About this RNA: Predicted 3D model of a 682-nucleotide part of an RNA (large-subunit ribosomal RNA, domain II) from an SAR202 cluster bacterium. RNAcentral holds the full RNA, with entries from ENA. It matches the Rfam family "Bacterial large subunit ribosomal RNA". NCBI's taxonomy places the organism under Bacteria, Bacillati, Chloroflexota, Dehalococcoidia, SAR202 cluster.

Context: one part of a larger RNA
RNA sequence: UCCGGCGAGUUAAUCUGUACAGCAAGGUUAAGGGAUAGAAGUCCCGGAGCCGAAGCGAAAGCGAGUCCGAAUAGGGCAACGAGUUGUACGGAUUAGACCCGAAUCGGGGUGAUCUACCCAUGGCCAGGCUGAAGCCCAGAUAGUCUCUGGGUGGAGGGCCGAACCCGUAUUUAGUGCAAAAAGUUGGGAUGAGCUGUGGGUAGCGGCGAAAUGCCAAUCGAACUCCGUUAUAGCUGGUUCUCCCCGAAAUGUAUUGAGGUACAGCCUCGUCUCAAGUCUCAGGGAGGUAGAGCGCUGGAUGGGCUAGGGGGCGUAAGCUUGCCAAACCCAACCAAACUGCGAAUGCCUUGAGAUGGUGAACGGGAGUGAGACAGCGGGGGAUAAGCCUCGUUGUCAAAAGGGAAACAGCCCAGAUCGCAGGCUAAGGUCCCUAAGUGCAUGCUAAGUGUGAAAGGAAGUGGGAUUCCUAAAACAGCUAGGAGGUUGGCUUAGAAGCAGCCACCCUUUAAAGAGUGCGUAACAGCUCACUAGUCGAGGGGUCCUGCGCCGAAAAUAUUCCGGGGCUAAAGCAUGCCACCGAAGCCGCGGGCUCCGAUUUAUCGGAGCGGUAGGGGAGCGUUGUCAGCGCAUUGAAGCUGAAGGCGUAAGCCACAGUGGAGUGCUGAGAAGUGAGAAUGCCGGA
Repeated sequence: UCCGGCGAGUUAAUCUGUACAGCAAGGUUAAGGGAUAGAAGUCCCGGAGCCGAAGCGAAAGCGAGUCCGAAUAGGGCAACGAGUUGUACGGAUUAGACCCGAAUCGGGGUGAUCUACCCAUGGCCAGGCUGAAGCCCAGAUAGUCUCUGGGUGGAGGGCCGAACCCGUAUUUAGUGCAAAAAGUUGGGAUGAGCUGUGGGUAGCGGCGAAAUGCCAAUCGAACUCCGUUAUAGCUGGUUCUCCCCGAAAUGUAUUGAGGUACAGCCUCGUCUCAAGUCUCAGGGAGGUAGAGCGCUGGAUGGGCUAGGGGGCGUAAGCUUGCCAAACCCAACCAAACUGCGAAUGCCUUGAGAUGGUGAACGGGAGUGAGACAGCGGGGGAUAAGCCUCGUUGUCAAAAGGGAAACAGCCCAGAUCGCAGGCUAAGGUCCCUAAGUGCAUGCUAAGUGUGAAAGGAAGUGGGAUUCCUAAAACAGCUAGGAGGUUGGCUUAGAAGCAGCCACCCUUUAAAGAGUGCGUAACAGCUCACUAGUCGAGGGGUCCUGCGCCGAAAAUAUUCCGGGGCUAAAGCAUGCCACCGAAGCCGCGGGCUCCGAUUUAUCGGAGCGGUAGGGGAGCGUUGUCAGCGCAUUGAAGCUGAAGGCGUAAGCCACAGUGGAGUGCUGAGAAGUGAGAAUGCCGGA
C1' cells in the first nucleotide's frame, strides 16, 4: 500500500407534533387475578389512578363567569362543545444516548529480583614508587635542651599501573550485536573502595553526598483493577437509490468571541385568498451628491480704520514703509456650516404584467469563520490578495463558452438523447472553428506585446499670430567704424571681474556691446547692414499616434507560440462568418398547476453544499399462503443476453453438492471507501 471480514442515531420512560385506527362528553385501565392441559401467546376480569367535560382569584371564595374596583363604569382572564386510548414516524428531556479518542481525579491492592539508602554476614584489590611519626647510632654542644648526618621503621581519602569499578573525548553503529552497544582514548584503583548472599524502607509514600534524581526499559508523583462507556463547547469517522424545494456565514446577548439562546434566512403542513414583486402613471416625506458662503467656523489679496508695536517729543501730541479686530471689495474651504438642492431609494393610490408571490399559526432544520469584484464611505500612507461598514453581483452551493493556464472577472444558469439549426461574450494568417473582408485615415516605435514625473526641430490634424517679389527664412561673400582705453573702481579693468551712465558722430549698417578669449591688450564671433539667391519662413496654443525616461535574480519568458508593417497594429464605419450544456428543432422522462371524453390534452418548470420533504431498492430472522430442488438448492466465477430512471432484478454457462424462493404481513445486530479505524492475509 492493497484484499477480505468486522465497524457508528439504538433501547426505555415521559412530553410534544403528524398520519392512521377505536370509542366519544367521555376515553383508558395499572399492579394483580382467571380461562385456555403446560409455555409463548390469546381471551376475560380488575375503575385504583390519569386525561377531558369550568373557570377566575394570592386567598377566603364565587361560578358561566370571575378578579381589580365605590361602581350595574372600564379593563384582565375565561365561556359560546372535543376529547381520549393506542400504533407508526418526526422532535425534545432523562439516561453512556451516533461511534472512536484524552491529559486527569478518587478508592482498593501489587511491587525495592532494576535502582536509592540502610542492616546483618562473607569475599576481593598483580606489581612497582615514595619513605611521615617513633626508635637506634655518630657528630656539634657545658648539656640527658636543641641542631645536623646516617640507619631502622613503614604512615598516607599519597604516586604509577593490571584485576575490579567508572564512562572523559571520539569513531563505528543508528530497520543496531544492543529499546544505550562495540573500538580507541580516558578517570579511580587501601578507600567516603568494589562486590556476593539474606533482610528493611511503598506512592497524600519511600530513598536521595540534591540531578526533580531513583522506586522493575514507566516518575513534578509507580503499576494494576475498580468508580468508568469520567468528561471532551474539540478533531476524525458515520455504510443503498431516485424525485421536489433549498439556505447561512447577519442582528442582539453571552466568563461571549471556532460555543450557545432568540430573531433573520430554508423546508413541510394547516389556514387566509391577492395581501407579494415588477413596469407605467398620480400624490407624498427627506437634506445625501452637487452647489453656495447669508449663518457657524476656517483661510487669501486689496481698501478703509479702532487698537497695538517702532521713531520723535518733557508733555500735549506728531509720525510710520510694522502687526491688525470690526467694516467694504474680490476670490476660496467645511463629516460634525446651509437663506439652495438632485438622481436613486422609501411610503402611498390606480392600471397592467407576473406569481414554488405575501401574511399568520404549527412540525423539522442548518447557519451565526465568508471570499472577491463594481460603486459610496471610514481606518491606513487617497499602501496591501490590508482592516471595517453600506449596496449590487458572482463564488460559496454553478457545470458550459471566453480571459493561454486562472473559486470571486465577461457571457451564460447543465432534466435526458441527436454526426440538426441560430446566436452571446470573445473571435475569423498558421497552431485553431471562422475574412490573409471592404472603406477611410494613423503608427515605424515590433509601438502594438508592462509604468510616472519630466524631456525632445518624431510625425498627422486643427487654431492663431508675425515676416515675405519694396525679396522674407537658411546658407555664402563683404562690412561690423570714429570720439573712446566712456566715467568710477582697480596692480591692471581697453565692449566682455564689478559699480554708474548708456550719449554723440560717420553711415547701407554697426550695442559705450551677445558669447569665446587675454595678466591687461590683441584675436574669433554675434546683434545690425549690403550683395548673392528666389518662395515661402518664424512663433504660440489645442489635439491623434509614436520616442526617451525603462536595472533582478534557473531560461529567450511583460503578445499563449509561430510570426505580423498600405498589418495579422491603432481609430472610425460597414458586410459576412465562427463560436456555449444559452435559444430553436425532433424525440423521451419526471414534478406542479389547470381542464376534462380519468385517460389524454394544455401551461409552467426540473444546477445545487448545509438542510427540510416525498417515493423506493436490497440484506437477515418470523408468520400465512403458494412454489423450486440430486433430471442438481444456496454460494462462487463469467467483457459480450434481457428488464428497470436508479438502488437492483431476471436469464444463460461453468463450478458446487443440499437446501431455497415468490406474494402478503410483520421485526431489525439492515447496506462500508475513508475513522494515523479493529482482526486476518498478501